[in-house]
RNA sequence: AUUUGUUAAAGGCAAAUCUAUCGAAAGAUAGAGACGCAAAGCUACGGGUCUACGGUCUUAUGACUACGACAGCCGGGUUGCCAAG
Repeated sequence: AUUUGUUAAAGGCAAAUCUAUCGAAAGAUAGAGACGCAAAGCUACGGGUCUACGGUCUUAUGACUACGACAGCCGGGUUGCCAAG
């Protein structure tokens, strides 16, 4: 430098749920908690998914819409620990 994640070790993250706060919502943050994760680190670039305050349409019911989210949905980009080859 590169490939791989079978073993060991050092460590790391934390689903559901509960509580508090923020938010129109989706969801986020913190604490508790562990279903899992070798990038479950970072990044909305492509696809996808969720929400719809506002906006447009509608007699109404309602429909559409991201400028809001999701990186633990799949790719891409980028950085990195340990071990083995």
Molecule: c-di-GMP-I riboswitch aptamer